Transfer RNA from an uncultured Eubacteriales bacterium, 73 nucleotides, folded computationally.
Rfam family: tRNA. By type it is a transfer RNA.

[in-house]
RNA sequence: GCGGGAGUAGCUCAUUUGGUAGAGCGCUGCCUUGCCAAGGCAGAGGUGGCGGGUUCGAGCCCCGUCUCCCGCU
Numbered sequence: 001g002c003g004g005g006a007g008u009a010g011c012u013c014a015u016u017u018g019g020u021a022g023a024g025c026g027c028u029g030c031c032u033u034g035c036c037a038a039g040g041c042a043g044a045g046g047u048g049g050c051g052g053g054u055u056c057g058a059g060c061c062c063c064g065u066c067u068c069c070c071g072c073u
Base pairs, nucleotide, nucleotide: 001072002071003070004069005068006067007066010025011024012023013022019056027043028042029041030040031039049065050064051063052062053061
C1' cells in the first nucleotide's frame, strides 16, 4: 500500500427486504427476611466510533475518516 471483518447501555452481545433500539449480567428503589444472600416487581442508563449523503424515515443503503483484528504485498 491492497483486501476482508469488528466498533450499538458500565460489561458481553442481539437487532437483515430501511419504519418507536433490545436482552443477559451489573446499577438504583420497593416487596420478601431478624440481617445477608437468593427470589419477585419497578426504574434509570444509548448523539449506534466520527463526519457527510440518499430517503418522508438510516444501527441497517452510499462516500469519507479514526481505532482494533485477520490476510496479502